[in-house]
Context: one part of a larger RNA
RNA sequence: CACCGCCCGUCACACCAUCCGAGUUGGGGGUACCCGAAGUCGCUAGUCUAACCGCAAGGGGGACGGUGCCGAAGGUACGCCUGGUGAGGGGGGUGAAGUCGUAACAAGGCAGCCGUACCGGAAGGUGCGGCUGGAUCACCUCCUU
Numbered sequence: 001c002a003c004c005g006c007c008c009g010u011c012a013c014a015c016c017a018u019c020c021g022a023g024u025u026g027g028g029g030g031u032a033c034c035c036g037a038a039g040u041c042g043c044u045a046g047u048c049u050a051a052c053c054g055c056a057a058g059g060g061g062g063a064c065g066g067u068g069c070c071g072a073a074g075g076u077a078c079g080c081c082u083g084g085u086g087a088g089g090g091g092g093g094u095g096a097a098g099u100c101g102u103a104a105c106a107a108g109g110c111a112g113c114c115g116u117a118c119c120g121g122a123a124g125g126u127g128c129g130g131c132u133g134g135a136u137c138a139c140c141u142c143c144u145u
Stems, first nucleotide, its partner, number of pairs: 003108001005105001008101002011098001013095004018090003023085006030078005039070001041068004046064004052059002111132009
């Protein structure tokens, strides 16, 4: 580049991220219950036993065994957090340019906008209520010269 202007939405194409999604596959953590290694501790009618006591028998102490509590890993069930993936679906962003119309910007050619309801390929339209951030014409009030 100044109306041969600006500009809105659907649609088509491409890419990007995102939401939903029957599910599927990992990670983390929680609760309850089951099982329960090592080991400390407790109990112990069993077995063994050098130091101490005892002349001795035996005692004391110790070891082993048995058993109980706690207890890692593991198992079962049910919630929670989180990642990947998922037929399909939803809108969004960006893109040289494309399709349909022309809603808005000048009274944008039905003033516009807000809320709401209904309707429509799309912008949008109509009804009801509200606002002036509406042009034009007339009038009223006030201010200035």
A computed fold for a 145-nucleotide part of an RNA from a Spirochaetota bacterium, annotated as small-subunit ribosomal RNA, 3' minor domain. NCBI's taxonomy places the organism under Bacteria, Pseudomonadati, Spirochaetota. Rfam family: Bacterial small subunit ribosomal RNA. Rfam links the family to the GO terms structural constituent of ribosome and ribosome. The sequence was found in a public genome assembly.